[in-house]
RNA sequence: UCGUGCUAGACGGGGAACUAGCGGUGCCCUGUACCCGCAAUCCGCUUUAGCGGGGUCGAAUCCCCGUCCGAGGGUAUGCAUCAUGGGGACUGUUCGCGCUAAGCGGUACUGAAGCUUUGGUCCCGUGCGGCGAGCCGCUAUGAACCCGGUCAGAUCCGAGAGGAAGCAGCCGUAAGUAGUUGGUCUCGGGCGCCACGGGUUUGCCGGGGUUGAGCUGGCUGGUGCGGAAAAGCUCAUGUGGAUAUUCGACGACGGGUGCACGA
Numbered sequence: 001u002c003g004u005g006c007u008a009g010a011c012g013g014g015g016a017a018c019u020a021g022c023g024g025u026g027c028c029c030u031g032u033a034c035c036c037g038c039a040a041u042c043c044g045c046u047u048u049a050g051c052g053g054g055g056u057c058g059a060a061u062c063c064c065c066g067u068c069c070g071a072g073g074g075u076a077u078g079c080a081u082c083a084u085g086g087g088g089a090c091u092g093u094u095c096g097c098g099c100u101a102a103g104c105g106g107u108a109c110u111g112a113a114g115c116u117u118u119g120g121u122c123c124c125g126u127g128c129g130g131c132g133a134g135c136c137g138c139u140a141u142g143a144a145c146c147c148g149g150u151c152a153g154a155u156c157c158g159a160g161a162g163g164a165a166g167c168a169g170c171c172g173u174a175a176g177u178a179g180u181u182g183g184u185c186u187c188g189g190g191c192g193c194c195a196c197g198g199g200u201u202u203g204c205c206g207g208g209g210u211u212g213a214g215c216u217g218g219c220u221g222g223u224g225c226g227g228a229a230a231a232g233c234u235c236a237u238g239u240g241g242a243u244a245u246u247c248g249a250c251g252a253c254g255g256g257u258g259c260a261c262g263a
Base pairs, nucleotide, nucleotide: 001263002262003261004260005259006258009057010056011055012030013029014028015027020046021045022044023043024042034054035053036052037051038050063256064255065254066253067252068251072247073246074245075244076243077242079240080239082238083237084236085235086234087233090232091231093228094227095226096225097224098223099222100221102220103219104218105216106215107214114210115209116208117207118206119205120204121203122199123198124197125196126195127194128192129191131188132187133186134185135183136182137180138179139178140177141176147172148171149170150169155164156163157162
């Protein structure tokens, strides 16, 4: 140096999550690099960190180490935009109630507000008037017969004189009907405000006296309380890229690494 056979080792790796920790199954990123069984309510192990069984390659393009690159993932911070959801302390918006009286307005020396006095309104009692109803009275009407008086005609009794009953009509009347200037009485009232007396928490209105400049709270403003909505605001999630940090595949470069036999 070449050939042959072995061994170490390799036959994907990484991220997040889970875990005391390690690895696996699952998810994600790279990438194509054996098979079977177990395994997220987990499976197996213990810093030597999957377990069990089988297979291929096998000392270098393939194994190991270092450096560089940096697909991708995580964390923190802050920026930007919009979306979704939540909040309602703050700013603004809006509604209601109260206070205020700065501005406007109204009113006021033909006298504000206040003070005082009195009356009405309110309640009770007595009375008066009036209205309504009842009752009475008055007028008219009103009974074929079963109301009265008078009873034409007619009828009855009597020898006669005379007497009797009695329809119609007329007059009057009962029950009833209608009207009503009237009247004492009874009853009633959202009747009057008329009289007298009493009461009343002092609300409203009016008169008199006193006093001498405000009163009002309609609009704007200010303010307190309560509410509504949620634009600003605030919180969270998502998205984008920035900074820092962390893990890091593939790849590139450099270096390192066995044994045995034979020629």

A computed fold for a 263-nucleotide RNA from a Chloroflexota bacterium, annotated as Bacterial large signal recognition particle RNA.
The prediction has a mean pLDDT of 75.
Lineage of the source: Bacteria > Bacillati > Chloroflexota.
Its Rfam family is "Bacterial large signal recognition particle RNA". It is annotated as a non-coding RNA gene. From the family's description: The signal recognition particle (SRP) is a universally conserved ribonucleoprotein involved in the co-translational targeting of proteins to membranes.